[in-house]
A computed fold for an 89-nucleotide RNA from Paraburkholderia eburnea, annotated as Glycine riboswitch aptamer.
């Protein structure tokens, strides 16, 4: 003591899938339970080759446990900004 990188925060963008049926509660929005049908981009789990010290080895792929399926919130990911760390020099 940088750019890149990692983590966190802020701003902006950001998809998918029944406003399903029954019951209960409630003045209503709506909430809860059960059943069926769906989604995958919180999280979680699984897998190949290269490579490998034979331990391992990715995801936006697959699974759907969790979560979600009017709107809102939120979401992986992207851009910008800030803080901290590490590294090169």
């Nucleotide at each position: 003591g940088a750019a890149c990188c990692u983590u966190u925060c802020g701003u902006g963008g950001g998809a998918g899938a029944g406003a399903g049926a029954g019951g209960c509660g409630a003045a209503g929005c709506c909430g809860c339970c059960u059943c069926c049908g769906c989604c995958g981009a919180a999280g979680g789990c699984g897998c190949a080759a290269a490579c490998u010290c034979c331990c391992g080895g990715a995801a936006u792929c697959g699974c759907u446990c969790a979560g979600g399926c009017a709107g809102a919130c939120g979401u992986a990911c992207c851009a910008c900004g800030a803080a901290a760390g590490a590294u090169a020099u």